Predicted 3D model of a 314-nucleotide RNA (Bacterial RNase P class A) from a Bacteroidales bacterium. The sequence is in RNAcentral, with records from ENA.
RNA sequence: CAGGUGGGACGAUCUGUCGCUCGAUAAUGAGAGGAAAGUCCGGACAGGAAAGGGCGCCCCGCUGCGGAAAGCGCAGAAGGGAGUAAUCUUUUGGAUGCCGUAACAGAAAAGUACCGCCGUCCAGUACGGCAAGGGUGAAAACGCGAGGCAAGAGCUCACGACCCGGGGCAGCGAUGUCACGGGGGUACGGCACCGGGGCCUGCAAGACCAAAUAUACUGGCAGAUGAGGGCUGCCCGCCCGAUGCCAGGGGGUAGGUUGCGAAGAUAAAUGACAGAUUUAAAAACAGAAACCGGCUUACGGCCCCACCUGUCUU
Numbered sequence: 001c002a003g004g005u006g007g008g009a010c011g012a013u014c015u016g017u018c019g020c021u022c023g024a025u026a027a028u029g030a031g032a033g034g035a036a037a038g039u040c041c042g043g044a045c046a047g048g049a050a051a052g053g054g055c056g057c058c059c060c061g062c063u064g065c066g067g068a069a070a071g072c073g074c075a076g077a078a079g080g081g082a083g084u085a086a087u088c089u090u091u092u093g094g095a096u097g098c099c100g101u102a103a104c105a106g107a108a109a110a111g112u113a114c115c116g117c118c119g120u121c122c123a124g125u126a127c128g129g130c131a132a133g134g135g136u137g138a139a140a141a142c143g144c145g146a147g148g149c150a151a152g153a154g155c156u157c158a159c160g161a162c163c164c165g166g167g168g169c170a171g172c173g174a175u176g177u178c179a180c181g182g183g184g185g186u187a188c189g190g191c192a193c194c195g196g197g198g199c200c201u202g203c204a205a206g207a208c209c210a211a212a213u214a215u216a217c218u219g220g221c222a223g224a225u226g227a228g229g230g231c232u233g234c235c236c237g238c239c240c241g242a243u244g245c246c247a248g249g250g251g252g253u254a255g256g257u258u259g260c261g262a263a264g265a266u267a268a269a270u271g272a273c274a275g276a277u278u279u280a281a282a283a284a285c286a287g288a289a290a291c292c293g294g295c296u297u298a299c300g301g302c303c304c305c306a307c308c309u310g311u312c313u314u
Base pairs, nucleotide, nucleotide: 001310002309003308004307005306006305007304008303010301012277013276014275015274016273017272018271020031021030022029033285037296038295040294041293042292043291045202046201047200048199057198058197059196060195061194062076063075064074065073066072077092078091079090080089081088082087093193096192097191098190099189100188101187102186114134115133116130117129118128119127120126121124142160143159145157146156147155162183163182164181165180167178168177169176170175206258207257208256209255215250217248218247219246220245221244222243228240229239230238231237
């Protein structure tokens, strides 16, 4: 210098004019984001009477630390994958029992025998033994050497790999390592199992005040000697026939206040223009709806730090 990896900071500032919302509003002051977003996870708060327990159901699952908690953060362990590398990515309780799957190919995908090898005899389309070699497959019953055998085989042994057990050492731990003892049908998944967590509904939660109309209930008055209603505005008449009027009053509704913050509840303001400055450029994604912690997603451009690879110079 070029290319790359990881992390961090920023998301213009100032002045003037006009305007919007709110604080009693004149003075004066406050007024969108790093994600205000998606509403995915957790909480706080509130209500469900009490909010406790059991079963069931659901979620999480390597280790340590942080955290109120989290499908949260940081650091780390082991296995797999990508990259020359920095680094990125993925998986993770345990393995005792039960169940399922292993396409195609192949005899067989879990107690397997197609080709083959070996033995026996009555010599065959027979019986028996074997799993080393061949073949199929993503995967074939540990690898390799020796012994052994009729032929073979962890059948036996040495070395190695893997698994289990207790032990030493290192580490807080996951784990690593060392030696010892034991073991031999694979992989993946589900359920049972183990550990931890979870009651349900959400600010349209909820709390308070409370109109008109109707009305529970209470009191007073009138009423079959006819209250009251209809024809009908009034009187008469006719018809119906047990409630009617007044006052008090609880609950519920509209509405208001609060929850709710000098942005913040109503379809709901937070803006426009001009100038200056930094600059390569002021051009990206995007607009609070009760609050908090996260996650995820969107985003023009610039700066800083650490590291890797290549090339050149000293």
Description
The gene name in the source record is rnpB. Model confidence (mean pLDDT): 75 of 100. Its Rfam family is "Bacterial RNase P class A". Rfam describes the family as follows. Ribonuclease P (RNase P) is a ubiquitous endoribonuclease, found in archaea, bacteria and eukarya as well as chloroplasts and mitochondria. Its family is annotated with dimeric ribonuclease P complex, tRNA processing and ribonuclease P activity in the Gene Ontology.